[in-house]
Molecule: SAM riboswitch aptamer (S box leader)
Organism: Baekduia soli
RNA sequence: UACACGUCCAGAGGGGUGGAGGGACUGGCCCGAUGAAACCCCGGCAACCCCCGCGCAAGCGGGAAGGUGCCAAUUCCUGGAGACGUGUG
Numbered sequence: 001u002a003c004a005c006g007u008c009c010a011g012a013g014g015g016g017u018g019g020a021g022g023g024a025c026u027g028g029c030c031c032g033a034u035g036a037a038a039c040c041c042c043g044g045c046a047a048c049c050c051c052c053g054c055g056c057a058a059g060c061g062g063g064a065a066g067g068u069g070c071c072a073a074u075u076c077c078u079g080g081a082g083a084c085g086u087g088u089g
Stems, first nucleotide, its partner, number of pairs: 001089008013042005021031003025079001027077002043071003048067002050063005075081001
């Protein structure tokens, strides 16, 4: 990066540095000097991968050490859209 499959109305924030943007994009609507983005520290949520048990299997129950993800608003709403995870090339 392409393709396939699955999920996206639940859940979970404090501090430091920083100093005006941010919510991917369109059109809206919002957040932000009572401090945006970004980076760092600590904490948390969830359970895709993962671990344990049962099962022929599909699957069910439990766990959270490790790899991701996430912690304003239903993916904020919208759609010829996007994000994330796993697998394959």